[in-house]
Context: one part of a larger RNA
RNA sequence: CCUUUGUUAAGGAACUCGGCAAAAUAGCCCCGUAACUUCGGGAGAAGGGGUGCCAUUUGGAGUGGAUAUCAUACGAUAUAUAAGCUUCGGGUGGCCGCAGUGAAAAGGCCCAAGCGACUGUUUACCAAAAACACAACUCUCUGCUAAGUCGAAAGACGAAGUAUAGGGGGUGACACCUGCCCGGUGCUGGAAGGUUAAGGGGAAUGCUUAGAGGAAACUCGAAGGUGUGAACUUAAGCCCCAGUAAACGGCGGCCGUAACUAUAACGGUCCUAAGGUAGCGAAAUUCCUUGUCGGGUAAGUUCCGACCCGCACGAAAGGUGUAACGAUUUGGGCACUGUCUCAACAAAGGAUCCG
Numbered sequence: 001c002c003u004u005u006g007u008u009a010a011g012g013a014a015c016u017c018g019g020c021a022a023a024a025u026a027g028c029c030c031c032g033u034a035a036c037u038u039c040g041g042g043a044g045a046a047g048g049g050g051u052g053c054c055a056u057u058u059g060g061a062g063u064g065g066a067u068a069u070c071a072u073a074c075g076a077u078a079u080a081u082a083a084g085c086u087u088c089g090g091g092u093g094g095c096c097g098c099a100g101u102g103a104a105a106a107g108g109c110c111c112a113a114g115c116g117a118c119u120g121u122u123u124a125c126c127a128a129a130a131a132c133a134c135a136a137c138u139c140u141c142u143g144c145u146a147a148g149u150c151g152a153a154a155g156a157c158g159a160a161g162u163a164u165a166g167g168g169g170g171u172g173a174c175a176c177c178u179g180c181c182c183g184g185u186g187c188u189g190g191a192a193g194g195u196u197a198a199g200g201g202g203a204a205u206g207c208u209u210a211g212a213g214g215a216a217a218c219u220c221g222a223a224g225g226u227g228u229g230a231a232c233u234u235a236a237g238c239c240c241c242a243g244u245a246a247a248c249g250g251c252g253g254c255c256g257u258a259a260c261u262a263u264a265a266c267g268g269u270c271c272u273a274a275g276g277u278a279g280c281g282a283a284a285u286u287c288c289u290u291g292u293c294g295g296g297u298a299a300g301u302u303c304c305g306a307c308c309c310g311c312a313c314g315a316a317a318g319g320u321g322u323a324a325c326g327a328u329u330u331g332g333g334c335a336c337u338g339u340c341u342c343a344a345c346a347a348a349g350g351a352u353c354c355g
Stems, first nucleotide, its partner, number of pairs: 001350008010341002014339001019336001027051005036041001038173001052095012069076002096100001108334007115326002120132002136171007148157003174321004179251003184248002186244005193239003199233002204228005211220003252270005279313001280310001291307005
C1' cells in the first nucleotide's frame, strides 16, 4: 500500500450524477393511527409505552382424584372440587446493570409527481423496465368436410370443439369519454356502360401442284394438305357507382376590426375530403428555453402548481383521471450515519522489504 472488518471528537449529506455504500429501524404485547379510496383498503400508516430477575397475592385452563348417590362382580351417573404438578395471565412489593426481544435472528419512515392498473413475463452470460403479457373493450373472418395452420400428398392440428365457439388485427383494470373527414390507399357490395385472356369463330391471304398455256424462261392454277389469320363471341379484374376510419390514414392560410393601448367575440377572402372537438399542455412530447409567474432553498438548468406563444399533444399507434400495487423513474423531508469537512486508530489476510 491492497482486501475484509471494527471503532471514532465536533458537525451531520457540506460527499456525489444520485444518500451509491454504510448507519439507523427491527421480535412480541398494549395504546393510537391521516389524506385518499374501487369501502376491500391505505395500515405494521405515522407516533407512543411496556419487555429481565426475586418474593408475595390472585384468576383461567389442563391434570389429578376426594366426597355423595345408584349398583355392588366390573362399574356408571351427578354435584362440588382439596393438595400436588403443568401452563397462560393479572396485582403488589423488592433487586441488579449504562443497557432486560441485554447475544443471534429481526421493517427505516413520510410527502409530492411521472409511467404502467394489478400478480406475472423478458434480453441463459452487460438492459427487469415505462418493454411483453394480462382480465376487459372493439373490429374482422368462420355455418362445420368451418375459417386458419403444417404438409407435393395421405393426413394432422383447430376439436372429439360448433358463433356464450374458433382464427386474425388493435386497444389494454376501473371511471368519464372516444369529435370531424370516405378525396387518396385498402376492404365490402353493385352491375348498366368502357377495356380485357385463353378458347370458340373463320373473312382474307401465303406455300405446295394434278393440270392448262408457252419455243423456252416462266405464268395461271382445282381438290387436298399446310401456314398466317380480320370481324364476331367471351369471365374475373381494372375503369365506373356506392358504403366503410376501435380500416391505412388526414384533421389550413392571409387580411381587417372594439371610445387609451393591447387583444379580437366579429367580418372579408383563398384553398380543402375535412380543417383538431372534449380533455390535457414548456409535458417521457417545448427548438427558442434555465419561457414567465408562484412554491420550496440563504442560494434551485432539476422538482411541484399555474399560464398557453402546442418549433412538432389529442381522443382504442386511444384522450383525461385514478385507490391499490412496483428490486420502476424524479423532487423534497425526518431519522441515521466516516459519504464528506479530514482523517485517525485497531484486527485478520495479502503484497512488498529484510533475515
This is a predicted structure of a 355-nucleotide part of an RNA (large-subunit ribosomal RNA, domain IV) from a bioreactor sludge metagenome. The RNAcentral record of the full RNA draws on SILVA.